[in-house]
RNA sequence: AGCUCAUCGAGAGGGACUGAGGGAACGGCCCUGUGAAGUCCCGGCAACCGCCACGUCUCCCUGCCGGCGCCCCGUCGGCAGUCGUGGAAACGGUGCUAAUUCCGGCCCACGGCGAGGGACGUCGCGGGGAAGAUGAGAA
Numbered sequence: 001a002g003c004u005c006a007u008c009g010a011g012a013g014g015g016a017c018u019g020a021g022g023g024a025a026c027g028g029c030c031c032u033g034u035g036a037a038g039u040c041c042c043g044g045c046a047a048c049c050g051c052c053a054c055g056u057c058u059c060c061c062u063g064c065c066g067g068c069g070c071c072c073c074g075u076c077g078g079c080a081g082u083c084g085u086g087g088a089a090a091c092g093g094u095g096c097u098a099a100u101u102c103c104g105g106c107c108c109a110c111g112g113c114g115a116g117g118g119a120c121g122u123c124g125c126g127g128g129g130a131a132g133a134u135g136a137g138a139a
Stems, first nucleotide, its partner, number of pairs: 003137006013042005021031003026104003043097003048093002051087005061081009101131001106128003110124005
């Protein structure tokens, strides 16, 4: 870097150094010398993994423990691994701390307007994608 799964309408900022960019890219629209990005310090938020409690698990498989048979094998049983709900956040691994992932693009449906209908355009709303971010996992 690529792949799989889950989540993305909530939440949470001060200081020091420094000095012009930043919000992934593009188009918008924003933030920014009342100090961007970056580095450091101290906070905070959240609860993905890990942790705890309770419940749950057909089969296979893996690990540990125990019984039996001639210990490196077979067999039987138990526990854990699964999943769900709840909890803690003193400890561990991350993450985050302007705006819904800031909004949009591609597809579908609906509505308003453009002097009746269609097409088309535009605006709005909903659903699904794409892309991206974070975590966990596998090779």

Model confidence (mean pLDDT): 81 of 100. This is a predicted structure of a 139-nucleotide RNA (SAM riboswitch aptamer (S box leader)) from Nocardioides sp. ChNu-153. Rfam family: SAM riboswitch aptamer (S box leader). Clan: SAM clan. It was read from a public genome assembly, where an Rfam model found it.